[in-house]
Context: one part of a larger RNA
């Protein structure tokens, strides 16, 4: 000198864009953050509509506009948070899988026949303070089960050709065995099953790179390898039985400490050094530890079970909970924001769709935390006014064209008026190309931000400057006070009676809505 997720002191007019618990992965009151589908199902708790009765309070029936709870499907493995752990194939980069999986989506081919038994809900009864649980009767499905059909699928047997470094792979034909499905409909559609391929997302393996300490030198029994088996989507001591005695290590094993990694960011001419906030990719975690279930995918933040600590309820028998989601609270701290608005846009989940949900996201609020921009006027004006300060003191110098005064402008502020783009989809209507599946055109509908941005008019210099420094380094000097005192100080150092170094004043210098100090990095 540059930089910062900064803090502190003094000061402060505005706007745009960004950023905002670095500390206690401490504890959390309250609200919200993942639902959706009635075009899968039985149905009808609430509301609507219709009808009947009515003591005018309502009651009953129907409908399914709509839909609580329930069965079922899809989603909840995404999105959002944090950085505890991890020195590791965790990450980065480059390869490989002839050792693998992939719901939804796309393409292609084939198919969907005929049945059965339950169960939730509803109804009845019971236990319990509650959470919740038990019994009986009855019922449906795109829930469940067995049957039929079936191969380019799977398994077994045996064969041919091509090919790989190799285990093997690819292609072809043969025999046998096994295995599937679901309907709904507003008639437009939406779905189901099997197989092959694609796309997307993942899994695994390997080379190289990726902290400190040798005041850590030896470490290791599933340890290293083999055979066989089990397990997995898949290879593998991944697990197990048996066998062998190996494997790693000064090219730093093992141990201890520290730490999420990268793209980046800061600095530097570069090499390098430091860094890992925001944004993007990957990883890990979800009160602590462990376990699996479901599922295409989890060993699952707002799922389950067990154990533990903590908090809460209790009728003492037993139960409930998990903000490292968004706000917010307490605590800690030098220190870090609103219990806001909206799904209008983008994106996501479900749905044929309308639509619903979405603290993702879009916005607004707070904070000079940063960067950028604008303003606090402009021109003229010498009696060089008054006043302050200095002085060699009837005088002179300086603040200083500075002020007054004259003319001008109105960014900004204030007031008034107008007032967006972001919107095009979806959907509805019409038309066209067309022909049962779409495409195109026109019109209509939809805005949280917001009466915001922006524009115009009126008004009047009106509404707007501070902070640090002035001995040298280092731009900027005099007077007064003090008298090794009070004090200053980044280093050198200054102060003991003429202090440009302390305190005040005048003047000056540097930056400027900021300026200094502190901390940290280069």
């Nucleotide at each position: 000198g540059g930089a910062u997720g900064a803090a502190c002191g003094c000061u402060a007019g505005c706007g745009g864009c960004a950023g905002g618990c670095c500390u206690a992965a401490u504890a959390c009151a309250u609200g919200c953050a993942a639902g959706u589908c009635g075009a899968g199902g039985g149905g009808u708790a609430a509301g609507g509509c219709u009808c009947a009765c009515u003591u005018c309070g309502g009651u009953g029936a129907g409908u399914a506009c709509a839909c609580g709870a329930c069965c079922g499907g899809c989603g909840c493995a995404c999105g959002g948070g944090u950085g505890c752990g991890u020195a590791a194939c965790g990450c980065g980069u480059a390869u490989g899988c002839a050792a693998c999986c992939u719901a939804c989506c796309u393409u292609u081919a084939a198919c969907a026949g005929a049945g059965g038994g339950a169960u939730a809900g509803c109804c009845c009864c019971g236990a319990g303070a509650a959470a919740u649980c038990g019994g009986g009767a009855u019922u449906a499905a795109u829930a469940c089960c067995a049957c039929a059909u079936a191969a380019c699928a799977u398994u077994g047997c045996a064969c041919u050709a091509u090919u790989u470094c190799a285990u093997g792979a690819u292609a072809g034909a043969g025999c046998a065995a096994u295995u599937a499905a679901a309907g709904c409909u507003c008639c437009g559609g939406c779905g189901g099953u099997u197989a092959a391929a694609g796309a997307u997302g993942g899994g695994c393996a390997u080379g190289c790179g990726u902290g400190a300490c040798a005041u850590u030198a030896g470490c290791u029994a599933g340890u290293u390898g083999g055979u066989g088996a089990g397990g997995u989507a898949a290879c593998g001591g991944c697990u197990c039985a048996c066998c062998a005695a190996g494997g790693c290590g000064a090219c730093g094993a093992u141990g201890u400490c520290u730490a999420g990694g990268g793209g980046u960011u800061c600095u530097g001419a570069g090499a390098g050094g430091a860094u890992g906030a925001u944004c993007c990719c990957c990883c890990a975690c979800a009160c602590u530890g462990g376990u699996a279930c479901u599922g295409a995918g989890a060993c699952a933040c707002g799922g389950a079970c067990c154990a533990g600590a903590c908090u809460c309820c209790u009728a003492c028998g037993g139960g409930a909970g998990g903000c490292a989601g968004c706000a917010g609270u307490a605590a800690g701290g030098a220190a870090u924001a609103u219990u806001g608005c909206g799904c209008a846009a983008u994106g996501g989940a479900g749905g044929c769709a309308a639509c619903u949900c979405u603290g993702a996201c879009g916005c607004a609020g707070c904070c000079a935390u940063g960067c950028c921009g604008c303003g606090u006027g402009c021109a003229g004006g010498a009696a060089g006014a008054a006043g302050g300060c200095c002085u060699u003191a009837u005088g002179g110098g300086u603040c200083g064209u500075a002020a007054a005064c004259u003319g001008c402008u109105u960014u900004u502020a204030u007031u008034u008026a107008g007032g967006a783009a972001u919107a095009a989809c979806c959907c509805c209507c019409c038309g066209c190309u067309c022909g049962u599946g779409a495409g195109c055109g026109g019109g209509g509908c939809u805005g949280a931000a917001g009466g915001u941005a922006c524009u115009a008019a009126a008004c009047g210099a009106a509404u707007a400057a501070g902070c640090a420094c002035c001995g040298g380094c280092u731009a900027a000097c005099u007077c007064c006070g003090u008298g090794c005192c009070a004090g200053c100080a980044g280093c050198c150092g200054c102060g003991g009676u003429a202090a440009u170094a302390c305190g005040g004043a005048g003047g000056g210098u540097g930056c400027a809505a900021g300026c200094g100090u502190u901390a940290u990095c280069c």
Notes:
Small-subunit ribosomal RNA, 5' domain from a metagenome, 522 nucleotides, folded computationally. The coordinates come from a structure-prediction model, not an experiment, and the mean pLDDT is 85.